Predicted 3D model of a 352-nucleotide part of an RNA (small-subunit ribosomal RNA, central domain) from an uncultured bacterium.
The coordinates come from a structure-prediction model, not an experiment, and the mean pLDDT is 86.
The full RNA is in RNAcentral, with records from Greengenes and SILVA.

Context: one part of a larger RNA
RNA sequence: UUGGGCGUAAAGAGCUCGUAGGCGGUUCCGUAAGUCGAGUGUGAAAAAUCUGGGCUCAACCCAGUGGAGCACUCGAUACUGCGGUGACUAGAGUCCGGUAGGGGAGUGUGGAAUUCCUGGUGUAGCGGUGAAAUGCGCAGAUAUCAGGAGGAACACCGACGGCGAAGGCAGCACUCUGGGCCGGUACUGACGCUGAGGAGCGAAAGCAUGGGUAGCAAACAGGAUUAGAUACCCUGGUAGUCCAUGCCGUAAACGUUGGGCACUAGGUGUGGGGAGCCCGUCAACGCUCUCUGUGCCGUAGCUAACGCAUUAAGUGCCCCGCCUGGGGAGUACGGCCGCAAGGCUAAAACUC
Numbered sequence: 001u002u003g004g005g006c007g008u009a010a011a012g013a014g015c016u017c018g019u020a021g022g023c024g025g026u027u028c029c030g031u032a033a034g035u036c037g038a039g040u041g042u043g044a045a046a047a048a049u050c051u052g053g054g055c056u057c058a059a060c061c062c063a064g065u066g067g068a069g070c071a072c073u074c075g076a077u078a079c080u081g082c083g084g085u086g087a088c089u090a091g092a093g094u095c096c097g098g099u100a101g102g103g104g105a106g107u108g109u110g111g112a113a114u115u116c117c118u119g120g121u122g123u124a125g126c127g128g129u130g131a132a133a134u135g136c137g138c139a140g141a142u143a144u145c146a147g148g149a150g151g152a153a154c155a156c157c158g159a160c161g162g163c164g165a166a167g168g169c170a171g172c173a174c175u176c177u178g179g180g181c182c183g184g185u186a187c188u189g190a191c192g193c194u195g196a197g198g199a200g201c202g203a204a205a206g207c208a209u210g211g212g213u214a215g216c217a218a219a220c221a222g223g224a225u226u227a228g229a230u231a232c233c234c235u236g237g238u239a240g241u242c243c244a245u246g247c248c249g250u251a252a253a254c255g256u257u258g259g260g261c262a263c264u265a266g267g268u269g270u271g272g273g274g275a276g277c278c279c280g281u282c283a284a285c286g287c288u289c290u291c292u293g294u295g296c297c298g299u300a301g302c303u304a305a306c307g308c309a310u311u312a313a314g315u316g317c318c319c320c321g322c323c324u325g326g327g328g329a330g331u332a333c334g335g336c337c338g339c340a341a342g343g344c345u346a347a348a349a350c351u352c
Base pairs, nucleotide, nucleotide: 003324004323005322006321007306008305012320014201015200016199017198021194022193023192025088026087027086028084029083030082031081033080034079035076036075037074038073039072040071041070042069050064051063052062053061054060091191092188093187094186095184096183097182098181099180103177104176105175106174107173108172109171110154115149116148117147118146119145120144121143125136126135162169163168206247207246208245209244210243211242215241216240220236221235222234223233258319259318260317261316262315263314266297267296268295269294270293271292272291273290274289275288276287277286301308302307325352326351327350334345335344336343337342
C1' cells in the first nucleotide's frame, strides 16, 4: 500500500465559517466524454498460460490457442457527465404573524454577607485544633448596637430545567444585537452537503501596560505533627483572582462518540409551540394528535464485553480528520508562530 478500524483497547481536529476539491433533488430535449456492443489495425520472435503431440517418462523439444492495453471506424443511450436566455417544488433560503430563553455587548442600579474605619455599651479573654501553639487582646479585643468606606460575588427561585457552534452563560433594569422554535405557504427556484489549505472564536493558568484590591490565596514566614515533614492541620501573607487594552492558543477543550441526509418497535418524565375533542356555552383542567428540544427505560439489530438502542455505538449513502506494538517521545533537529513561558509540525539510533 491493499485491508481493517477510531465510546472504554492505537485512533474524531476544542469549535465554527469558508477557498479549492469531492459528492449532489424531480422532469424534458440535445450531445455521446465516461459506460456498453461490433469491426479493423497493432499486440515481433523466444519465454510464460492453456490444449495437443514427439524423445520409454521427465527435464527438453514441436505445433496450435487465448487475452488485456492502445488507436481508428460504426452503433446503443439505462446510468454519470456536458449544453439548454428549458421547466418544476418535496432540499435550501426569503417573507408575514407569533413565541421561549443565565445567547452576546454596553450602561446604570439593589440587598445580604466578609473586612476595615469612627462612635456607644461592656470586660478578660478571643481565636484555632485531634490536642495545641504561633497570632489578636487592659494602648480595651472577642461579643453587641449605630454610622461610614470599599471591593468582589449574586442566597432563595434552581430543576433530572433553559440558551449558545464550542469555550461558556445566573441579582434587577434599560439600550444595542445574534440565533432558535411554531404557524401561514406569499416569493426565489437546487441557490445544497462536506470541506485539504486558510480565517475567526476559544476555560483556567500565564505574559505586557495602566488601574483596582474586600475576601480568598501559589510563593514566602511562623506554629504544630513527625524519625524527618521543603507536605497534609493552624496563624499570617505577596503575586494572582477583579477592570481596560493587547498577547498566549492550550485542557479529562469529554458524550473520551466529526458533520450532513434518509430509514428502522414501543413505554415514561420534562422545556418551547400548534391543532382537535369532551363537558349546554366560554375559560381553566383533562384527553388525543402533531412539530421541536432534553432525560430515563427498553425490542430488533449491533458490540470482545461493558453497553448503545429514532438524541444509535442499528441499516445505508456523501465529505473531512485520524490510527497501525510498548518505551525512546509528543522528545531531538529544522521550519513557522510567540515579549516570554512555550505552542504547532515531527523523526531516528537504541531497547523490550